[in-house]
The part of an RNA shown here (small-subunit ribosomal RNA, central domain) has 348 nucleotides and comes from an uncultured Alphaproteobacteria bacterium. The full RNA is in RNAcentral, with records from ENA and SILVA. It matches the Rfam family "Bacterial small subunit ribosomal RNA".
Context: one part of a larger RNA
RNA sequence: CUGGGCGUAAAGCGCGCGUAGGCGGCGAAGCAAGUUAGAGGUGAAAGCCCCGGGCUCAACCUGGGAAUGGCCUUUAAGACUGCUUUGCUUGAGUUCGGAAGAGGGAAGUGGAAUUUCCAGUGUAGAGGUGAAAUUCGUAGAUAUUGGAGAGAACACCAGUGGCGAAGGCGACUUCCUGGUCCGAUACUGACGCUGAGGUGCGAAAGCGUGGGGAGCAAACAGGAUUAGAUACCCUGGUAGUCCACGCCGUAAACGAUGAGUGCUAGUUGUUGGGGUGUUUACACUUCAGUGACGCAGCUAACGCGUUAAGCACUCCGCCUGGGGAGUACGGCCGCAAGGCUAAAACUC
Numbered sequence: 001c002u003g004g005g006c007g008u009a010a011a012g013c014g015c016g017c018g019u020a021g022g023c024g025g026c027g028a029a030g031c032a033a034g035u036u037a038g039a040g041g042u043g044a045a046a047g048c049c050c051c052g053g054g055c056u057c058a059a060c061c062u063g064g065g066a067a068u069g070g071c072c073u074u075u076a077a078g079a080c081u082g083c084u085u086u087g088c089u090u091g092a093g094u095u096c097g098g099a100a101g102a103g104g105g106a107a108g109u110g111g112a113a114u115u116u117c118c119a120g121u122g123u124a125g126a127g128g129u130g131a132a133a134u135u136c137g138u139a140g141a142u143a144u145u146g147g148a149g150a151g152a153a154c155a156c157c158a159g160u161g162g163c164g165a166a167g168g169c170g171a172c173u174u175c176c177u178g179g180u181c182c183g184a185u186a187c188u189g190a191c192g193c194u195g196a197g198g199u200g201c202g203a204a205a206g207c208g209u210g211g212g213g214a215g216c217a218a219a220c221a222g223g224a225u226u227a228g229a230u231a232c233c234c235u236g237g238u239a240g241u242c243c244a245c246g247c248c249g250u251a252a253a254c255g256a257u258g259a260g261u262g263c264u265a266g267u268u269g270u271u272g273g274g275g276u277g278u279u280u281a282c283a284c285u286u287c288a289g290u291g292a293c294g295c296a297g298c299u300a301a302c303g304c305g306u307u308a309a310g311c312a313c314u315c316c317g318c319c320u321g322g323g324g325a326g327u328a329c330g331g332c333c334g335c336a337a338g339g340c341u342a343a344a345a346c347u348c
Base pairs, nucleotide, nucleotide: 003320004319005318006317007302008301012316014201015200016199017198021194022193023192025088026087027086028085029084030083031082033081034080035077036076037075038074039073040072041071042070049065050064051063052062053061054060091191092188093187094186095184096183097182098181099180103177104176105175106174107173108172109171110154114150115149116148117147118146119145120144121143125136126135162169163168206247207246208245209244210243211242215241216240220236221235222234223233258315259314260313261312262311263310266293267292268291269290270289271288272287273286274285275284276283277282297304298303321348322347323346330341331340332339333338
């Protein structure tokens, strides 16, 4: 390479948008590039292979045949692919009418809790633990009442509930804004799918500048525990956690399952629409989502099973024994931390 694979054995890029490319619905006409068939030419000789012949055999020599990925010319066919023209509506999209939602951004507002400060009551403890101690407290703590301030997070509702491409999103109000679903048919007429490069988004931690800092809390300090205890437990506590702007670009970024389309038993729960019937809160039914179970089938098994890991097609990514190693070197990116790309010797 061919092949075989990628839920858990090695293997799906964290997720979008999209360039090139690859692939692409239902008809009609034309062309004849691919395609198929026939004919002709070429594919030197030697060698290899097959059948013979000659040296006493063999090596060797020699005759014939076969083979020679193929390529070119020509004639014809016109199904399929392609190209051109033309048409269609089922794919895709637009329009109209409804619907749900923690989807995103900005501004403002609210209550509970925590903590600090001020004032009152009040007196000897409080706190903490397995037990203690460090710690706080007669300079009046803890507790309790009133007042003021600050920052952060939004109890109940809350739900294998909802929304988003993923990361993720949860108090309330207003403004701006993206997507989705259902119904209706009016319109466009294949406008589609995927997507190497590219580009954007991307938890937490971390970085830069400037703010902010209640609680929590790496580091650090102390108290315990212990043989020791650079831990688990306790008392403190700084970065950080929060905001603005700019970087970083990683993750068990997980459904460890790429995207799209079609097909293939059902039962049951739930979310958002629609339809029919009607006893008005039920029955039947239909789309779109989200769960549980399960037939066929698949699977090494576990399990998956119309939300497939079933049956197929299209496109992309990736794997090829363990260690060395996601490392070195080089390149690109970054302020740095580091990231991306990515070996070999050696060894089992």